[in-house]
The RNA shown here (transfer RNA) has 74 nucleotides and comes from a Bacteriovoracales bacterium. Its mean pLDDT, the model's own confidence on a scale to 100, is 81. It was read from a public genome assembly. Rfam family: tRNA. Rfam classes the family as a transfer RNA.
RNA sequence: GGGUGUAUAGCUCUAAUUGGUAGAGCGGCUGAUUCCAAAUCAGUAGGUUGGGGGUUCGAGUCCCUCUGCGCCCG
Numbered sequence: 001g002g003g004u005g006u007a008u009a010g011c012u013c014u015a016a017u018u019g020g021u022a023g024a025g026c027g028g029c030u031g032a033u034u035c036c037a038a039a040u041c042a043g044u045a046g047g048u049u050g051g052g053g054g055u056u057c058g059a060g061u062c063c064c065u066c067u068g069c070g071c072c073c074g
Stems, first nucleotide, its partner, number of pairs: 001073007010026004020057001028044005050066005
């Protein structure tokens, strides 16, 4: 340099009717329970879906481009 995969909550992931409300587990916080804690149970908060554009009534999802990381070729 060419090609390819990947990027979503603090962490690990699923796309939740192949474009139509962003979810789960763990973790956090509050409460119950306990002498205290752990475990358990109940509740609750947390997202610019890597950045920027485009298409569309509507984009995590389709298109273009950039960036980080991985892999292949030279």